[in-house]
RNA sequence: GGCUCGGUAGCUCAGUUGGCAGGGCGCCCGUUUCAUAAGCGGGAGCGCGCCGGUUCGAACCCGGCCUGAGCCA
Numbered sequence: 001g002g003c004u005c006g007g008u009a010g011c012u013c014a015g016u017u018g019g020c021a022g023g024g025c026g027c028c029c030g031u032u033u034c035a036u037a038a039g040c041g042g043g044a045g046c047g048c049g050c051c052g053g054u055u056c057g058a059a060c061c062c063g064g065c066c067u068g069a070g071c072c073a
Base pairs, nucleotide, nucleotide: 001072002071003070004069005068006067007066010025011024012023013022019056027043028042029041030040031039049065050064051063052062053061
């Protein structure tokens, strides 16, 4: 230098055709208990790496850039 895959919530990971952004764990409140844990009910979480483009509409399509892993030279 070239190629491939990845970057989504505190952590880990979904999200096939573009149309409300989700699961698990964790966190908060309640319930239960003498108490804790587990269980059960409820809740919050200004999260799609950045900048442009296409589109009525982009996590998703296109271009550039940043970053992690791997391969080739």
Model confidence (mean pLDDT): 80 of 100. A computed fold for a 73-nucleotide RNA from an Acidimicrobiales bacterium, annotated as transfer RNA. The organism belongs to Acidimicrobiales, within Bacteria. Rfam family: tRNA. About the family: Transfer RNA (tRNA) molecules are approximately 80 nucleotides in length.